[in-house]
RNA sequence: CCCACUCUCCGGGGUGUCCCGCUCAAGGGGCUGAGAUAUCGCUGGGCGCGAGCCGGCGCGAUGACCCGCCGAACCUGAUCCGGAUCAUGCCGGCGAAGGGAUGAGAUUGGGGUCCUGG
Numbered sequence: 001c002c003c004a005c006u007c008u009c010c011g012g013g014g015u016g017u018c019c020c021g022c023u024c025a026a027g028g029g030g031c032u033g034a035g036a037u038a039u040c041g042c043u044g045g046g047c048g049c050g051a052g053c054c055g056g057c058g059c060g061a062u063g064a065c066c067c068g069c070c071g072a073a074c075c076u077g078a079u080c081c082g083g084a085u086c087a088u089g090c091c092g093g094c095g096a097a098g099g100g101a102u103g104a105g106a107u108u109g110g111g112g113u114c115c116u117g118g
Stems, first nucleotide, its partner, number of pairs: 001111004006106004010068004016031005021057003038062005045054003074099003080093004
């Protein structure tokens, strides 16, 4: 000086699909995956005489997880294309495409270079 693990701080990001269930936010289960939601707060539907039906199961913060230029973490293209699947970025293409967080410090271990001594 470089690399790796771990820890701390800083920063970025996504949270899908199907079934049951619920009624506004209530959950349970299956699939893929690192992750598909744990806590708190906010908003607080429509139609119908009724049975019920339609829409919906959201937004924000934190946590967990992943990523920080060696950048496919993640976004755009995309209501994309091909193949699978109950379904879905599930797999591949697109992709030598375009964006994207300038990371910092410490311990330990490994490697390299230089100087000095034998």
Molecule: TPP riboswitch aptamer (THI element)
Organism: Phenylobacterium montanum